A computed fold for a 117-nucleotide RNA, annotated as Glycine riboswitch aptamer. Rfam family: Glycine riboswitch aptamer. Rfam describes the family as follows. This family represents the bacterial glycine riboswitch. Rfam links the family to the GO term glycine biosynthetic process. Model confidence (mean pLDDT): 75 of 100.
Parts: sequence; structure tokens; C1' cells
RNA sequence: AUGAGGAAUCUGUGAGAGUCUUGACUGCGGCAUGAAGUGCUGUCAGCCGAAGCGCCGAAGGGGCAAGGCGGGUGCGAACCGCCGAAACUCUCAGGUACCAGGGAUCAGGUUCGGACG
Repeated sequence: AUGAGGAAUCUGUGAGAGUCUUGACUGCGGCAUGAAGUGCUGUCAGCCGAAGCGCCGAAGGGGCAAGGCGGGUGCGAACCGCCGAAACUCUCAGGUACCAGGGAUCAGGUUCGGACG
């Protein structure tokens, strides 16, 4: 200095995929028992950070193309090793009705910093 890229932080934005099965618990109903309580039970409801199966990709994580480097070779090529991006891919992690939460990314504010000139 109209202070690049970058970093931190704040605000906003922000998708996908199960109302699956089983089980536990709670409620309600039914039956048994005189009551309480307890036991059994239900095409019932709720709930679970329980198990199983399915599914999703946008926290995080893994994989690789061109290319680069090294080896290889008389020089090359083949070949081998390493590096190597994503919204691609895997689904370990995470998530899976709505809401909430989380959330890559994008936009803006503030601060740090100081590249080119």
C1' cells in the first nucleotide's frame, strides 16, 4: 500500500439415505388370581448410544489419472519403487421419516500475515 494467495474466527448457506426385522424396557388393553401384587398375552402405542439386515456420502480417513522424481538401459523402451487432485471411488469412521443436531462447500465480516509491485 484499493495488501495477492494463505491461516484463524464469526455470521449466513447447505444435500443424501429405513417410519425395516428381532429383542429389551415402559404405557395401555385382555386373561388368571378376592384385592394389591404377580404371571401369561396383543395385527396396539412409545422408547433404546441393543443386535441384525439394507441404504447414504458432504465431518474425518483410505484408493488413483496425467505428470514428476529415483531405479532400470550403452542410449531408450518395457518394467519396478516413491510422490501425486476431486464433487470420482471405498464406506473404516459417520449418518439414515420430520424437527433438532451434524455437515463438505460457497458468500460476506473481523483479525493475523506480508507475495508481486